The part of an RNA shown here (small-subunit ribosomal RNA, 5' domain) has 522 nucleotides and comes from an uncultured prokaryote. Its mean pLDDT, the model's own confidence on a scale to 100, is 81. The RNAcentral record of the full RNA draws on ENA.

Context: one part of a larger RNA
């Protein structure tokens, strides 16, 4: 000089873009943050309608009935692995980067073939019964895309002209004839289901180089190197486990310690380098501490489970409950770091076939000069160079060769009145029987921000400057107190009676809604 997730100190108009616990991975009150599907199911606790039956006040009550719209608990299917948050650990195949071969992939999509025929249960729901609750036991009884076999089998195994093991599930919309127990069978369209079969995304795994600091850390390893048989995983391997064999790594720095999440990139610098890794983006990694699997296309799963431990809560003392590094907030740390706001309008994401529901993901507003950028605090004219301050050689000079009054012009911002966008056009719905494909032609509704930006009017100079320095470095000096004191200070160094350096005033200089100060880094 130039940086900043920065704080202090005085000061403070307005927008616009951003950014905002850097310290205690400390604890955590309350409330939201992950649901949804009735077009899978058997239902019917509320709500709304119908229909039936009573009462009567005669147009509402109470009853019954799942008959309908919906739909609490439930049984089933997806999701809950993603979105969001943090950086504690990791010096490693974790990161980057360039390759690799032994893999698996829900939803999407290409293709191809099936979707035939039974079966037992079980939740709820009822009845009991144990307990303060959490929950928790028995009994009967029901359904399904929930579970199990039979058939059938391309691809799979084996000792291969042969043998073995092996799969499904149905809902819904429409409908002319026939059949019918009036439920339906049939036929069709749509959406599932089951095997494979390329793809696409997405994961796992393996290898080359790169990736801080200590030798005041010099020797490290026993599943340790390797090999063969077995197991094991989706998949290669000492991953694992019997056996044999003795290896492996190490001054090109192993082991041990200390430090740290890694990168695109950010900051300086002419670069070379040197410091950082805050927002955004990418990969990793943790979710109270530690260890473990279940489920599942995917986890050893932040708001899933079990155990064990450390801390809060509940108790009827027998036992239960709980995890904000998710958004706001509290306490407490600490120089320091926002609102328990709004909205699902757009964008994305889960489910469902749609409507639609859910979404502290997002998109908005609220706090804060915390940073960058704008814009403003007027303008012309006016000398008796006024009073006053402050300096003097007392004439006079500066404040002030126009600053003020007086007039003049304008009205950015601000006030107050109108007016008012873009983000919002898909999707979707009709009309051609239903459903798809294409082509036409058309209505209506959706905005959180928002009293928005932006335009227009009105009335007035009205609503708006401050900080820091003035020996010298370094722009810009008098005078007055003070008298080695009280202070000053980045270095040099000022101050002991004429201090341009200290502490006050007028002047005067830099910046400017800032300005100095400290702290970091080049």
């Nucleotide at each position: 000089g130039a940086u900043u997730g920065a704080a202090c100190g005085c000061u403070g108009g307005c927008g616009g873009u951003a950014u905002g616990c850097u310290u205690a991975a400390c604890a955590c009150a309350u409330g939201c943050a992950a649901g949804u599907c009735g077009a899978a199911c058997g239902g019917u606790a509320a709500c709304a309608g119908g229909c039936a039956a009573a009462g009567c006040u005669u147009g509402c009550u109470u009853u019954g009935c799942g008959c309908u719209g919906a739909c609490g608990a439930g049984u089933g299917g997806c999701g809950g692995a993603c979105g969001g948050g943090u950086g504690a650990g990791u010096a490693a195949c974790g990161c980057g980067u360039a390759g690799g071969a032994a893999u698996c992939u829900g939803c999407c999509u290409u293709a191809u073939a099936g979707u035939g025929g039974g079966g037992g249960a079980u939740a709820g729901c009822c009845c009991g019964g144990a307990g303060a609750a959490a929950u928790c036991c028995g009994g009967a009884u029901u359904a399904a895309u929930a579970c199990c076999g039979c058939a059938u089998a391309c691809g799979c195994c084996c000792u291969a002209c042969g043998g073995g093991g092996g799969a499904a599930a149905g809902u819904u919309g429409g409908g002319g004839a026939u059949c019918u127990u009036c439920g339906g069978a049939c036929c069709u369209g749509a959406c599932g289901c089951u095997a494979u079969u390329g793809g696409a995304u997405g994961a796992g795994c393996c290898u080359g180089c790169g990736u801080u600091a200590g030798a005041u850390u010099a020797g490290c390893u026993u599943g340790u190197u390797g090999g063969u048989g077995g197991g094991g995983u989706a998949a290669u391997g000492g991953c694992c486990u019997a056996c044999c064999a003795a290896g492996g790594c190490a001054a090109c720095g192993a082991u041990c310690u200390a430090u740290a999440g890694c990168u695109g990139g950010u900051c300086u610098g002419a670069g070379a380098g040197g410091a950082c890794g805050a927002u955004c983006a990418g990969c990793c990694a943790c979710a109270c501490u530690g260890g473990g699997a279940c489920u599942g296309a995917g986890a050893c799963a932040c708001g899933g489970u079990c155990c064990a431990g450390a801390c809060u809560c509940c108790u009827a003392c027998g036992g239960g409950a709980g995890g904000c590094a998710g958004c706001a907030g509290u306490a407490g740390g600490g120089a320091a770091u926002a609102u328990u706001g709004g909205u699902c309008a757009a964008u994305g994401g889960g489910c469902g076939a749609a409507a639609g529901c859910c979404u502290g993901a997002u998109c908005c507003a609220g706090c804060a000069a915390u940073a960058c950028c704008g814009c403003g605090u007027g303008u012309g004219u006016g000398a008796a160079u006024a009073a006053g301050g402050c300096c003097u050689g007392a004439g006079g000079g500066u404040u002030g060769u126009u600053a003020a009054a007086c007039u003049u012009c304008u009205u950015u911002u601000g006030a107050c009145a109108g007016g008012g966008a873009a983000g919002a056009a898909a999707a979707c719905g009709g009309c051609c029987a239903u459903g798809c494909g294409u082509g036409g032609c058309u209505a209506a509704c959706u905005g959180a921000c928002g009293g928005u930006a932006c335009c227009u009017g009105u009335a007035g100079a009205a609503u708006a400057a401050g900080c820091a320095c003035c020996g010298g470095c370094u722009a810009a000096c008098u005078c007055c107190g003070u008298g080695c004191c009280a202070g000053c200070a980045g270095c040099c160094g000022c101050g002991g009676u004429a201090a341009u350096a200290c502490g006050g005033a007028g002047g005067g200089u830099g910046c400017a809604a800032g300005c100095g100060u400290u702290g970091u880094c080049c």